[in-house]
RNA sequence: UGGGGAAUAGUUCAAUGGUAGAACGACGGACUCUGACUCCGUUAAUCUUGGUUCGAAUCCAGGUUCCCCAG
Numbered sequence: 001u002g003g004g005g006a007a008u009a010g011u012u013c014a015a016u017g018g019u020a021g022a023a024c025g026a027c028g029g030a031c032u033c034u035g036a037c038u039c040c041g042u043u044a045a046u047c048u049u050g051g052u053u054c055g056a057a058u059c060c061a062g063g064u065u066c067c068c069c070a071g
Stems, first nucleotide, its partner, number of pairs: 001070007010024004018054001025043006047063005
């Protein structure tokens, strides 16, 4: 420099253009003599700026960061 890929909760991952979910974690409670396990509840997210659309995590364009390949 060229090509390809990725960015969603604290972490790992889902989500046909139509309610953003799960697991683990954290916090509170139940249980227990205490702890662990188990159960209930709460918490918390779409990288950024525009565009298309009745409606965008999803489609389009620019930007940022990271990864891979070639040189």